[in-house]
RNA sequence: UCCGCAGUAGCUCAAUGGUGGAGCAGCGCACUGUUAAUGCGCGGGUUGUAGGUUCGAGUCCUACCUGCGGAGCCA
Numbered sequence: 001u002c003c004g005c006a007g008u009a010g011c012u013c014a015a016u017g018g019u020g021g022a023g024c025a026g027c028g029c030a031c032u033g034u035u036a037a038u039g040c041g042c043g044g045g046u047u048g049u050a051g052g053u054u055c056g057a058g059u060c061c062u063a064c065c066u067g068c069g070g071a072g073c074c075a
Stems, first nucleotide, its partner, number of pairs: 001071007010024004018055001026042005048064005
């Protein structure tokens, strides 16, 4: 320098171009002599960044950033 893959909640991951969810974690309540466990509920999102296409973009297109893998060049 080139190619490929990935980037979504604190973490691990979903989401046919049409209301961004789940599990774990956190918080509250119930239960218990207390904790744990269990049950119920709640909060938490600039979908890496900036543009474009579209009535509508997490999803499609372009550039860039970060990480991983591969190839190449120089020494």
This is a predicted structure of a 75-nucleotide RNA (transfer RNA) from a Verrucomicrobiia bacterium. Rfam family: tRNA. Lineage of the source: Bacteria > Pseudomonadati > Verrucomicrobiota > Verrucomicrobiia. The sequence is in RNAcentral, with records from ENA and MGnify.